Description
SAH (S-adenosyl-L-homocysteine) riboswitch aptamer from a Pseudomonadota bacterium, 73 nucleotides, folded computationally. The coordinates come from a structure-prediction model, not an experiment, and the mean pLDDT is 80.

Formats: sequence, C1' cells, structure tokens
RNA sequence: UGCACCGAGGAGCGCUGCGACGGUUUACCCGCCAGGCUCGGUGCGGGCGAUGUUCCAACGGCGCUCGUUGACU
Repeated sequence: UGCACCGAGGAGCGCUGCGACGGUUUACCCGCCAGGCUCGGUGCGGGCGAUGUUCCAACGGCGCUCGUUGACU
C1' cells in the first nucleotide's frame, strides 16, 4: 500500500438521492441506498532505509428527538 473479513468512531426517526449493487422492457429506466470515509486488528499479495520518544483522533447531505460532556443564567 491493494483486496477481503471483523471491530470502533454515542443512539434513533423522517426526507432526498450520487456512486456501488440488483432487475429489465436497454431507457438520461426501475428498485435499493446517507459509515461508500477514517482509525485499528487478521489473512493473502505488492512495494519499502532504520531506530527512539510523545499523543490518542478527525470527519460523515437536510430536518427532528434523545444521550454524554463543558460553560452561562
């Protein structure tokens, strides 16, 4: 670093719908769809000079509700 799987990034409801996915009558079509992003772990690959110290995230269309934390009244 590529792919796959798993975990985490507080929880829920409604709406729209790009990509991906699926369908078919192949159409600027229909369906589904707001963790697809980041971090970590494992496996299989590719690439790569090494070592030490410190810290523990940053984000996710629109609207609403709850939770948690801090400040003010």

The source organism's lineage runs through Bacteria, Pseudomonadati and Pseudomonadota. Its Rfam family is "SAH (S-adenosyl-L-homocysteine) riboswitch aptamer". Gene Ontology terms of the family: regulation of gene expression and S-adenosylhomocysteine metabolic process. For this family Rfam cites "Riboswitches that sense S-adenosylhomocysteine and activate genes involved in coenzyme recycling" (Wang et al., Mol Cell, 2008).